[in-house]
């Protein structure tokens, strides 16, 4: 500097156009004399802009990050 692939919570993954989801961990609360184990709830995410579209994680452009091929 080119070319393909990827960005969703603390970690991991799902959602191919119409309420953002699970798993682990987190936080409360209940079970215990106490833990742990188990059961109830809870907070907590779309990388950034911008275009389409009645609506966009999704579809286009750019930008920024990482992979990975060529030079």
């Nucleotide at each position: 500097g080119g070319g393909c692939c990827c960005g969703u919570a603390g970690u991991c993954u799902a959602a191919u156009g119409g309420u953002a989801a699970g798993a682990c961990g987190c936080c409360u609360c209940c079970u215990u004399c106490g833990c742990a184990g188990g059961g109830a709830g809870g907070a907590a995410u779309u990388u950034c802009g911008a275009g389409u579209u009645c609506g966009a994680c999704u579809c286009u452009c750019g930008a920024c990050g990482g992979g990975u091929c060529c030079a």
Molecule: transfer RNA
Organism: Candidatus Pacearchaeota archaeon